[in-house]
Molecule: transfer RNA
Organism: Candidatus Nanoarchaeia archaeon
RNA sequence: GUCAGUUUAGCUCAGCUGGUUAGAGUGCCAGACUCAUAAUCUGGAGGUCCCGAGUUCAAGUCUCGGAACUGACA
Repeated sequence: GUCAGUUUAGCUCAGCUGGUUAGAGUGCCAGACUCAUAAUCUGGAGGUCCCGAGUUCAAGUCUCGGAACUGACA
């Protein structure tokens, strides 16, 4: 340099064929249990869906441009 893939919660990731309030596990905080800790159970907080633009009544999802990361080839 060319091609392909990935980017959504602190971390690992789902999210279908565009449509109700954006989710799970783990972590974090609080509570229950315990003499206490761990484990277990219950509840809670936490999001510019990488950035910008476009299409649409409606975009995490489609289109275009850009960025970062990973891989293959050169």